[in-house]
RNA sequence: GGGGUUGUGGCUCAGUGGUAGAGCAUCCGCUUGACAUGCAGAGGGUCCCAGGUUCAAUUCCUGUCAUCUCCA
Numbered sequence: 001g002g003g004g005u006u007g008u009g010g011c012u013c014a015g016u017g018g019u020a021g022a023g024c025a026u027c028c029g030c031u032u033g034a035c036a037u038g039c040a041g042a043g044g045g046u047c048c049c050a051g052g053u054u055c056a057a058u059u060c061c062u063g064u065c066a067u068c069u070c071c072a
Stems, first nucleotide, its partner, number of pairs: 001071004006066002010024004018055001026042002029039002049063004
């Protein structure tokens, strides 16, 4: 330099065009003499960034940035 992968709550990951979810973590309540477990609830993400297509984009297209990987 060229090809490809990945980018979504604090972490690990779902989500193949119709206003984003799970587990763990955090906080609160119940339970206990206390802790843990268990049960119930809450908060937290404008989906790396910028454009384009579309009535509508996390999703499709282009570019950029970062990561991993292959070739040279």
A computed fold for a 72-nucleotide RNA from Sphaerodactylus townsendi, annotated as transfer RNA. The sequence is in RNAcentral, with records from ENA. Its mean pLDDT, the model's own confidence on a scale to 100, is 82. Its Rfam family is "tRNA". Rfam classes the family as a transfer RNA. NCBI's taxonomy places the organism under Eukaryota, Deuterostomia, Vertebrata, Gekkota, Sphaerodactylus.